[in-house]
Predicted 3D model of a 103-nucleotide RNA (SAM riboswitch aptamer (S box leader)). The prediction has a mean pLDDT of 79. It matches the Rfam family "SAM riboswitch aptamer (S box leader)". About the family: The SAM riboswitch is found upstream of a number of genes which code for proteins involved in methionine or cysteine biosynthesis in Gram-positive bacteria.

């Protein structure tokens, strides 16, 4: 990079340093953001694997706005209509993150 396979409605800062964008990609919306985004470190959370254990974040990853911010692809109720490429919930699935295992 790819493949499998678990998981993503919980939690986490009024901290220092930078200094213009960020929110995976496409495309709509809708939000952060100089009252400092993103990013570094600290600090903090505890989802995975180890290991230890009466207990406890000890090591390895992670994670630290909003559900994986929310929609696109499909089913299934209900609404609502003069003739719809509608709208509302709910589910399934794709993609994505993230462990963990293999190439």
């Nucleotide at each position: 990079u790819c493949c499998u396979u678990a998981u993503u409605u919980a939690g986490a800062g009024c901290g220092a340093c930078u200094g213009a964008g960020g929110g995976a990609a496409u495309a709509g919306g809708c939000c952060c953001u100089g009252u400092g985004a993103c990013g570094u470190c600290c600090g903090g959370c505890a989802a995975c694997c180890g290991a230890u254990u009466g207990a406890a974040g000890c090591g390895g990853u992670g994670c630290u706005a909003a559900u994986u911010c929310c929609u696109a692809c499909g089913g299934a109720a209900c609404c609502g209509a003069g003739u719809a490429u509608g709208g509302u919930u709910c589910u399934g699935a794709a993609a994505a993150a993230u462990g963990a295992g293999g190439u």